[in-house]
């Protein structure tokens, strides 16, 4: 320098070929219990890495960057 993969909640990851961004764990509150733990219920939390473009509509498609991993020279 070039090629491939990835970047989404605090963490690990989904999102069905463009149509309301979700799950598990973790956090908060409540129930249960002599207490803790476990269990059950409820709930908060997101500028989807950044900047543009296409579109009525973009996490998804296109372009250029940044970061991480792998490969070629």
């Nucleotide at each position: 320098u070039c090629c491939c993969c990835g970047g989404u909640a605090g963490c690990u990851c989904a999102a069905u070929u463009g149509g309301u961004a979700g799950a598990g764990c973790g956090g908060a509150g409540a129930g249960c219990u002599g207490u803790u733990a476990a269990c059950u219920c409820u709930u908060a939390g997101g500028u989807u890495c950044c900047a543009g473009g296409u579109u009525c509509g973009a996490g998804u498609c296109c372009u250029g960057g940044c970061c991480g991993g792998g490969g070629a020279g």
Molecule: transfer RNA
Organism: Pseudomonadota bacterium